[in-house]
RNA sequence: AAUUCGCCCUUAGAGUUUGAUCCUGGCUCAGGAUGAACGCUGGCGGCGUGCUUAACACAUGCAAGUCGAACGGGAAUUACUUUAUUGAAACUUCGGUCGAUAUGAUUUAAUUCUAGUGGCGGACGGGUGAGUAACGCGUGGGUAACCUGCCUCAUACAGGGGGAUAACAGUUAGAAAUGACUGCUAAUACCGCAUAAGACCACAGCACCGCAUGGUGCAGGGGUAAAAACUCCGGUGGUAUGAGAUGGACCCGCGUCUGAUUAGGUAGUUGGUGGGGUAACGGCCUACCAAGCCGACGAUCAGUAGCCGACCUGAGAGGGCGACCGGCCACAUUGGGACUGAGACACGGCCCAAACUCCUACGGGAGGCAGCAGUGGGGAAUAUUGCACAAUGGGGGAAACCCUGAUGCAGCGACGCCGCGUGAAGGAAGAAGUAUCUCGGUAUGUAAACUUCUAUCAGCAGGGAAGAUAGUGACGGUACCUGACUAAGAAGCCCCGGCUAACUACGUGCCAGCAGCCGCGGUAAAACGUAGGGUGCAAGCGUUGUCCGGAAUUACUGGGUGUAAAGGGAGCGCAGGCGGACCGGCAAGUUGGAAGUGAAAACUAUGGGCUCAACCCAUAAAUUGCUUUCAAAACUGCUGGCCUUGAGUAGUGCAGAGGUAGGCGGAAUUCCCGGUGUAGCGGUGGAAUGCGUAGAUAUCGGGAGGAACACCAGUGGCGAAGGCGACCUACUGGGCACCAACUGACGCUGAGGCUCGAAAGCAUGGGUAGCAAACAGGAUUAGAUACCCUGGUAGUCCAUGCCGUAAACGAUGAUUACUAGGUGUUGGAGGAUUGACCCCUUCAGUGCCGCAGUUAACACAAUAAGUAAUCCACCUGGGGAGUACGACCGCAAGGUUGAAACUCAAAGGAAUUGACGGGGGCCCGCACAAGCAGUGGAGUAUGUGGUUUAAUUCGACGCAACGCGAAGAACCUUACCAAGUCUUGACAUCCCUUGACAGGCAUAGAAAUAUGUUUUCUCUUCGGAGCAAGGAGACAGGUGGUGCAUGGUUGUCGUCAGCUCGUGUCGUGAGAUGUUGGGUUAAGUCCCGCAACGAGCGCAACCCUUAUGGUCAGUUACUACGCAAGAGGACUCUGGCCAGACUGCCGUUGACAAAACGGAGGAAGGUGGGGAUGACGUCAAAUCAUCAUGCCCUUUAUGACUUGGGCUACACACGUACUACAAUGGCGUUAAACAAAGAGAAGCAAGACCGCGAGGUGGAGCAAAACUCAGAAACAACGUCCCAGUUCGGACUGCAGGCUGCAACUCGCCUGCACGAAGUCGGAAUUGCUAGUAAUCGUGGAUCAGCAUGCCACGGUGAAUACGUUCCCGGGCCUUGCACACACCGCCCGUCA
Repeated sequence: AAUUCGCCCUUAGAGUUUGAUCCUGGCUCAGGAUGAACGCUGGCGGCGUGCUUAACACAUGCAAGUCGAACGGGAAUUACUUUAUUGAAACUUCGGUCGAUAUGAUUUAAUUCUAGUGGCGGACGGGUGAGUAACGCGUGGGUAACCUGCCUCAUACAGGGGGAUAACAGUUAGAAAUGACUGCUAAUACCGCAUAAGACCACAGCACCGCAUGGUGCAGGGGUAAAAACUCCGGUGGUAUGAGAUGGACCCGCGUCUGAUUAGGUAGUUGGUGGGGUAACGGCCUACCAAGCCGACGAUCAGUAGCCGACCUGAGAGGGCGACCGGCCACAUUGGGACUGAGACACGGCCCAAACUCCUACGGGAGGCAGCAGUGGGGAAUAUUGCACAAUGGGGGAAACCCUGAUGCAGCGACGCCGCGUGAAGGAAGAAGUAUCUCGGUAUGUAAACUUCUAUCAGCAGGGAAGAUAGUGACGGUACCUGACUAAGAAGCCCCGGCUAACUACGUGCCAGCAGCCGCGGUAAAACGUAGGGUGCAAGCGUUGUCCGGAAUUACUGGGUGUAAAGGGAGCGCAGGCGGACCGGCAAGUUGGAAGUGAAAACUAUGGGCUCAACCCAUAAAUUGCUUUCAAAACUGCUGGCCUUGAGUAGUGCAGAGGUAGGCGGAAUUCCCGGUGUAGCGGUGGAAUGCGUAGAUAUCGGGAGGAACACCAGUGGCGAAGGCGACCUACUGGGCACCAACUGACGCUGAGGCUCGAAAGCAUGGGUAGCAAACAGGAUUAGAUACCCUGGUAGUCCAUGCCGUAAACGAUGAUUACUAGGUGUUGGAGGAUUGACCCCUUCAGUGCCGCAGUUAACACAAUAAGUAAUCCACCUGGGGAGUACGACCGCAAGGUUGAAACUCAAAGGAAUUGACGGGGGCCCGCACAAGCAGUGGAGUAUGUGGUUUAAUUCGACGCAACGCGAAGAACCUUACCAAGUCUUGACAUCCCUUGACAGGCAUAGAAAUAUGUUUUCUCUUCGGAGCAAGGAGACAGGUGGUGCAUGGUUGUCGUCAGCUCGUGUCGUGAGAUGUUGGGUUAAGUCCCGCAACGAGCGCAACCCUUAUGGUCAGUUACUACGCAAGAGGACUCUGGCCAGACUGCCGUUGACAAAACGGAGGAAGGUGGGGAUGACGUCAAAUCAUCAUGCCCUUUAUGACUUGGGCUACACACGUACUACAAUGGCGUUAAACAAAGAGAAGCAAGACCGCGAGGUGGAGCAAAACUCAGAAACAACGUCCCAGUUCGGACUGCAGGCUGCAACUCGCCUGCACGAAGUCGGAAUUGCUAGUAAUCGUGGAUCAGCAUGCCACGGUGAAUACGUUCCCGGGCCUUGCACACACCGCCCGUCA
């Protein structure tokens, strides 16, 4: 530099289904908003805002009047004229004069006020949202179909008359409101006449123009209608016409909520003609005529609703909403009506009707807060009966001015937004208090106190605006400024398990309670309550309601439908939607330019004004829209022409269980007839019901009848789907291939609609062989309304009609195009070949495998679930429910359409790992089988349960508790019970005092203990130490609880062969692979193969022992020497060290491997025998009573001591053993034979003597290859017993003894004599064992004063059997299913409570 890369702007998610995963899918949360309400709390100010409910009812006051310059009258005052009365002061001639003043009347004039006539205004301003789904509103147009007071401009004019009427006066009705009659009077009130530029009306002419009706201009004669005056003399008003401005009226295009469980609606309805009416068009009204008009593009009906600018939210598109402010509409107690007027069908006007309220003399009247305040009521809930017209605006008036609850202000409410404050700086003894704690500390925390400083707000005092162009200020002595003064007067609320920022202690103990979702709480709660601490926000904070968002969870932007919710059962087809190639035209859509409009306010940007901000002002931008116009012509559209490739037709062939009707065939079942023939048949897991001597079954012949079509037959064929299967005939639909003659887009899809549509079922009439719901009987079973058996009716079959549904499935709508291949098969065509085969190409079907791609995965993959296009149908959490109601269809059964209340936080799909299966495959084990000996029956011993007891201490409970902890309970042990005692304690550490205490003796006592008496410390470096007693408090103590808070230890699966990891690879992921497969082994042992390669813990080996030999050594062993001594170093033996065994060698098999089998040699042969050794883990397995230990509990007791008792009880049940039931035996005799391994000093104890014996006396020897225990027994030989409850068996019991021990009663062992029980081989069931094993025989040891049938060890004698892996049990590997994962002792359904 270029770029397909990239850069910039906008767009945020989380929790919850599972053992874990991905997906689908709902629920919930974090945000913003609000006319809000509620709870707790509350300092100030500014700006906003305040009945969302009862368009419910309203007391009281105010909200629309004004003009005397339109008019007559009245009242008051003043001046003047006249007059009457009065008569001050002055003068006086005292007679009076003058006549101020006052009063009354009167004339004229002026000023002020005013009821009435008249004019203008009460149609604006203010309120409310009931109605209204409508030209009501919004937007843009039209009026050639219209009106417009006051205002502005222009032109022209205003001459001359008339008659009334209120007021007023009088009379009169009435309670009142309000009238009635008679008389008088004025006007800018009312009415004729004149005038007519211009206007209007009806004729008739010319010219021009337009979008149809038509419009405009000019000229003609005819007709019609005007006026108001007042005056301060400046003006102000009046009439007519035209123009403008303003305001209104009508019409039109487009837009404007929900429901089809509302499908038809409409008679002035739609149109025409004549007439009427209106400012004006129009069925607006009327007469007549015609029969139209609206509607799936949703009429009509029902429900809901004022519409909009805007407002809230959102990235936007959208969604929600219509408070305040602004525009429009509608309404004014409810309904109707018109009058007046420029304008109303009129909020503070009229009339009528209705409801309500009030007054009444009962005859009759009055009223309308959805104006501002205010009251009652309703409600979760919404303010003062305030001030002023000073400003802005409105009405009237010439004006002054009057009126104005419009408006400007003030008051109340944290209702909202915005701003400010509640102090600032320093300050460690890190105070006290509080909380926690491992007691050391830590936190609150520079926080406070204390020192210094400041004064925003509030309070006090003084000054004091702008708003006001001359005057006039409600607000208001307000904003603001200044001064002095005091840190003083001013902080709460929610939260702290995750989402989600923030943690500890105590209390509670599935209680009390919390909770937005998930969920917390059953004795160690960060989830409840309180406290301390902390986070967040802050004059507020939380909760509740509602809306949007997140939610791509209705998907236009921006979703889906094989299995998660979702493809209509299939076809035909009207409307609709979409549609092939080429060339023209038009310009509706489309694109671009221009113009108009899109009110203001709001939003946004910029700037400005209140000290800032909120708020306000100005300017710009925006308002994505609508309308008009100009241009373009690519695409869509319309239109004209043309084409053939889509589609169709013709022609030539082909295959087929395609359909309908009619015929026809054989096999088989059953039945009937006849023959042969005899006792059974049939049926089942085994039987029975059933059939059969009245002759069945079997067999042969003949016949009847109905239904279905073996073989062929094939992921073969045909059909739209449902579906279609012997053969023949007739009729008939569709498809495919070839050809390229014809038409020339004629196509695709298809809401409604129509047709077809398995089985079952319904109706009518037939038919019925077999099969077979219901039903009956027999079995099975706890039951069996089932599965099995024997029968059996509808039905199945035919005809006609109905029903209209199915897992009607490929769980996959139809059509079109495109996108690697491979391999079968069905029907065609072509090429090559002489040709059948074979081969190649191609079209149409039908299968399998497979790439890219898709998918949550499974899987799909040219027959798509890929890439695109068109059209239709359907889905939006689970349950309730395809239910209820309504409608339609049906003879009925029922079908179609199709909700809600309520309830849950899931329901679901695919895949993964385990566990499980009365799933499969392979393999192992005394697992079965084959054997031997037992247990279960008896007696006894022992343990356990149960019962009992003051206590019978506690623990262990399938295997894996029960001769277990306990390798040894008379006291002790001992933990239990009773009684008597102690309280710093029986035991440990620390402190103080004393120097004894203990012991002996005596007394009391059951003892512990108490009292008395006696003896009376030790060592020392002189500091003290030891020991003992007394005392004070810290503390000791607990076999008290929790093994489900724990450590440690142990059992078990199991000495089973498994359990994992690193890296890599595969998978979105959980995970998989490795570890699977083929062989082999006792073994994941080894070999081979393999996306795996390696490694670890296990296996094996290493260790001990035993079997052989060698060598060395050896006394206490041994010995040839007669014994001993002595000697020896051979043998036996003992102890070291070596050797030996490794499938090493040979053969066969095996894959040339691993290995197996056989053999040789060898003491031993295939891990030689035995032991120790126990992977990852499972069982909340056992143990807090071995020990240790958290927490809780106890502290004159749950601790400690003592005596006695208990753990040893006893209707019973179970486990484990011993001894037996006998002759393979018992007993006796022969002293006659042969072991191994052990133990011994508080010990083993010889010889000797005594005793029948247990034992006693006594004591040699021996700390042991020496001495002792110590005699081995079974066995052998001989004798006897003779099959018995015995010469078997020995329990139980009596007597007499012995031993140990303080003690032998409860409660020891042994001996002798006597006694002599059950038991004659053991039901169901069940255990051990494969070789020096089982069985049998004795010996020793630990514990121990004494006590073993138990336990541990030792040797002697010494078998039987294993075909084999079907089955039972347990285990390992692979695989399969799964709705289980607390994992089959699972999950789960129904009924009842």

The prediction has a mean pLDDT of 84. This is a predicted structure of a 1393-nucleotide RNA (small-subunit ribosomal RNA) from an uncultured bacterium. It matches the Rfam family "Bacterial small subunit ribosomal RNA". Rfam links the family to the GO terms ribosome and structural constituent of ribosome.